Predicted 3D model of a 191-nucleotide RNA (glmS glucosamine-6-phosphate activated ribozyme aptamer) from Pelotomaculum propionicicum. Rfam family: glmS glucosamine-6-phosphate activated ribozyme aptamer. Rfam classes the family as a riboswitch. The prediction has a mean pLDDT of 78. It was read from a public genome assembly, where an Rfam model found it.
[in-house]
C1' cells in the first nucleotide's frame, strides 16, 4: 500500500458496482495505408538491350489506419418534491418530470408498511372499536401554489468516455386550505 481495529464527519431518488454499455492502453492475430485516402518513410530488385528521373509492381525493414480476442486501468449506473411518537418485524417504501435509450441490473441502507406499546380524534365518563401519529378519520369535492435536471450559453478538470459549476429559462403531481362527511355498548347530563 494492502488488511484489522477505534474514533470523527457525512444520507436517504441515498451510498456502491461484479452484469451491460462505454473511454484509454499492452500483447496477440486478420486484412490494409506510399495519388485518391479511415492511414507512409527509407531501401534493395523488376521494367531496362548504353544511362537513367517519374510512373508502375514484388520484396525488406521500421511506421500508421481498422477490425477481432486476452489482460489492465477508468467512465456510466434516480431529475427533483415529499415523509420520522417508542420497540420489533419486513422489503419491487409516497408523488410527478423527462429527447422516458442504462432513471436498465445487482447489492446495501431507508423516514413506507405490518404487529405490540403510549397518544389523538369519532359531543361527556368507561370499556371495545374504526382510522390516524402530536398540523394525530379513511374518503369526497372545490379552490391553488411551488421544483430540479432536461434545454440554451458559458467557465473549469481530463488523453478520452465524462465530471465539476455560473447564468438565463420554463413546466408538476401528491400536499396545503374551504366545504361535506364521525361507530358499538352501559352510564350520566340535558331536552
Nucleotide at each position: 500500500a494492502a488488511c484489522u481495529a477505534a474514533a470523527u464527519a457525512c444520507a436517504a431518488g441515498c451510498g456502491c458496482c461484479a452484469g451491460a454499455a462505454u473511454c484509454c492502453u499492452u500483447a496477440u492475430u486478420c486484412a490494409g495505408u506510399c495519388u485518391c485516402u479511415a492511414a507512409c518513410g527509407u531501401c534493395c530488385g523488376a521494367c531496362a538491350u548504353c544511362c537513367g528521373a517519374c510512373a508502375u509492381c514484388u520484396g525488406a525493414c521500421g511506421a500508421c489506419c481498422g477490425a477481432a480476442u486476452u489482460g489492465g486501468g477508468g467512465u456510466u449506473g434516480a431529475c427533483g418534491a415529499g415523509g420520522a411518537g417508542g420497540g420489533g418485524g419486513u422489503u419491487a417504501a409516497u408523488c410527478g418530470a423527462a429527447u422516458u435509450u442504462u432513471u436498465c441490473g445487482g447489492c446495501g441502507g431507508g423516514u413506507g408498511c405490518c404487529c405490540c406499546c403510549c397518544g389523538g380524534u369519532c359531543c361527556g365518563g368507561c370499556c371495545g372499536g374504526a382510522c390516524c401519529g402530536u398540523c394525530a378519520a379513511c374518503g369526497g369535492u372545490a379552490u391553488u401554489a411551488c421544483a430540479a435536471a432536461a434545454c440554451c450559453a458559458c467557465c473549469g478538470g481530463g488523453c478520452a468516455a465524462c465530471c465539476g459549476g455560473u447564468g438565463g429559462g420554463a413546466c408538476a403531481a401528491a400536499a396545503u386550505u374551504g366545504c361535506c362527511a364521525g361507530c358499538g355498548g352501559c352510564c350520566a347530563g340535558c331536552g